Context: one part of a larger RNA
C1' cells in the first nucleotide's frame, strides 16, 4: 500500500424476491465439440468461444484436397542483352482447363545524311528480385471485448511521517453520481460524472412542392381529380419551453426530500441513443491492415480442372415451427412505420391452379414502383380427435437464377403425412409503450441456405412486500503466516 476473507457496517444492480414468457423434452436450422476423411482451410475457449470473424461457401470466393501446367513469375521497380512485322485481329493442333506449340492479317514512336542507322514501348533472354492467409497476439502498432456508464483515478503546493506513504479522497447528511452542501491541515487542480451534440414528446414562426384540402368553383361511378386555396396534416429550417423557477411541510439558515399549483412534459435527465476515466484479464485479432525477428523461393509462390469447407454413431449452445379452440380452414373488409429502387424498381392488361412467364405505362423518384402490411374486425365451418392440430420426411411434375443447380440453391403443384398432448434435474430474458405477440423493410447478393443481424411501426400486460438469502460491484472499517 493492495489484494484476499464461509470478517463487520452502509449502498447499489431484473442480482433475489414478486410477476409475465422461454429454454432444457419433439422436427427442423444454424454455430461448436467428436468422430470420419484424399481433404472435410483457418481463428473464436467460463461470464467476456459457440445465427462468433461470414451484412450470402454451386464455380468464383478459398486460404483445404487430388490432378494438370508455369517458374523474373497473377503484381512493382530497377539493370544488362535482343528488339519495330512486335501492339492488335483471325486461326489451326494437343488439352478437362489453364498451358504448350503453329499459321495468317495487321498498324503505330522519336532523331535522321531517308540507304538505312540509331534510341526505345511492348515482348524475348539474364540479374536485382517479386510472392507467402507460413511462424511468433508472449517481439509489436493499430481496432475491440471485459470489469462497467461501475464512480471512481490522479495531480500540484502545503502539513504528517526516518521511509514506503499518508492527508486530500476521510467524517455528518444528500444524490444516479468524488452529485451537492457542512465540518475540516489542507487549499486548488486534472482525467472521469454532468452538461455541451442526435432522435422523439408541445407550441410558435418561416415556407409551401412531388406533400396538404377547411372555405368557394368545376368534375366523376368514385376520387385533390382540375381551378385554386396555406387554414389543417405533414416536410425541414429558426425559436420558445423544464429551472426545484413557483406554494407548502421536513431539514442545520445548507444541499436536498416529500406534497402541490401551473403544464404537452417534473423533479439529475420527460424517453432513446451517441459519448467508455486510470487501469485488469501476457484477454481476443501477425487471416482486415501495418509491422520486428524466423522460415519457404522450379516452391510453404502463381495458374486451371475437379473435389472439400454442406461428411455422421453421437454431445452441447442459439434459434424456428409446433403440440391446438384465446385455436385452425375459408370467404369479406379496415389501420402503419421506415426503407430500397437506372445493366434497377416495374404498374394496369393477358396466359398459367401456383412459383412464374408474354408484355412494358411511370419512375434519376414527398411524384411512379416494391406494396399486399399482419394480427384485429365481420360472417361461416371445425367440436376436443393425434383432429381440419402440427407439419417433418418421402414420390412425381414444374418454374427462376446462373456457363453450369450430381455432390450442394431457392420457390411452385399434386400426393406423403414422422415425432409431438407444453417438457426432469437445472437455467435465461424482461420494470412500461417494456414483456409478450403482429407483420413490414435493408444491408450482403446473379440465386440462395435469412428461422440470423440490423432497423421499422401494430396490438399491448403483470408484478416490485422488501433486502434475510444467491450472484456483480461501490465506500469505510478489520484480520492475515499472501504480493
Nucleotide at each position: 500500500u493492495g489484494a484476499c476473507g464461509g470478517g463487520g457496517g452502509c449502498c447499489c444492480g431484473c442480482a433475489c424476491a414478486a410477476g409475465c414468457g422461454g429454454u432444457g423434452g419433439a422436427g427442423c436450422a444454424u454455430g461448436u465439440g467428436g468422430u470420419u476423411c484424399a481433404a472435410u482451410u483457418c481463428g473464436a475457449a467460463g461470464c467476456a468461444a459457440c445465427g462468433c470473424g461470414a451484412a450470402g461457401a454451386a464455380c468464383c470466393u478459398u486460404a483445404c484436397c487430388c490432378a494438370g501446367g508455369c517458374u523474373u513469375g497473377a503484381c512493382a521497380u530497377g539493370c544488362c542483352g535482343g528488339g519495330a512485322u512486335u501492339a492488335c485481329c483471325c486461326u489451326c493442333c494437343u488439352g478437362a482447363a489453364a498451358a504448350g506449340g503453329g499459321g495468317g492479317g495487321g498498324a503505330u514512336u522519336g532523331c535522321u545524311u531517308c540507304g538505312g542507322g540509331u534510341g526505345u514501348a511492348a515482348c524475348c533472354g539474364g540479374c536485382a528480385c517479386a510472392g507467402g492467409u507460413g511462424u511468433u497476439g508472449c517481439a509489436u502498432g493499430g481496432c475491440u471485448g471485459u470489469c462497467g456508464u461501475c464512480a471512481g483515478c490522479u495531480c500540484g503546493u502545503g502539513u504528517c511521517g526516518u521511509g514506503a506513504g499518508a492527508u486530500g479522497u476521510c467524517g455528518g447528511g444528500u444524490u444516479a453520481a468524488g452529485u451537492c452542501c457542512c465540518u475540516u491541515a489542507a487549499c486548488g487542480a486534472g482525467c472521469g460524472a454532468a452538461a455541451c451534440c442526435c432522435c422523439u414528446a408541445u407550441c410558435a414562426u418561416c415556407a409551401g412542392u412531388u406533400g396538404c384540402c377547411a372555405g368557394c368553383g368545376g368534375g366523376u361511378a368514385a376520387a385533390g381529380c382540375c381551378g385554386g386555396g396555406g387554414a389543417c396534416u405533414c416536410u425541414g429550417g429558426u425559436g420558445a419551453g423544464a429551472c426545484u423557477g413557483c406554494c407548502g411541510u421536513u431539514g442545520u439558515u445548507a444541499a436536498a426530500a416529500c406534497g402541490g399549483a401551473g403544464g404537452a412534459a417534473g423533479g439529475a435527465c420527460g424517453g432513446g441513443g451517441a459519448c467508455g476515466a486510470c487501469g485488469u484479464c501476457a484477454a481476443g485479432u501477425c487471416a482486415u491492415c501495418a509491422u520486428g525477428g524466423c522460415c519457404c523461393u522450379u516452391a510453404c509462390g502463381c495458374u486451371u480442372g475437379g473435389g472439400g469447407c454442406u461428411a455422421c454413431a453421437c454431445a452441447c449452445g442459439u434459434g424456428c415451427u409446433a403440440c391446438a379452440a384465446u385455436g385452425g380452414c375459408c370467404g369479406g373488409u379496415a389501420c402503419a412505420a421506415a426503407g430500397g429502387g437506372a445493366u434497377g424498381c416495374a404498374a394496369u392488361c393477358u396466359c398459367g391452379c401456383g412459383a412464374g412467364a408474354a408484355g412494358g405505362a411511370g419512375c434519376u423518384a414527398a411524384u411512379c414502383c416494391c406494396a399486399a402490411a399482419a394480427a384485429a374486425c365481420c360472417g361461416g365451418c371445425c367440436u376436443c380427435a393425434g383432429u381440419u392440430c402440427g407439419g417433418a420426411u418421402c414420390g412425381c411434375a414444374g418454374u427462376c437464377u446462373g456457363c453450369a443447380a450430381c455432390u450442394c440453391g431457392a420457390c411452385u403443384c399434386c400426393a406423403u403425412g414422422a415425432a409431438g398432448u407444453c417438457g426432469g434435474a437445472a437455467u435465461c430474458g424482461c420494470u412500461a409503450g417494456u414483456a409478450a405477440u403482429c407483420g413490414c423493410a435493408g444491408a450482403u447478393c446473379a440465386g440462395c441456405a435469412u428461422u440470423g443481424c440490423u432497423g421499422c411501426g401494430g396490438u399491448g400486460a403483470a408484478u416490485a412486500c422488501g433486502u434475510u438469502c444467491c450472484c456483480g460491484g461501490g465506500c469505510c472499517u478489520u484480520g492475515u503466516a499472501c504480493a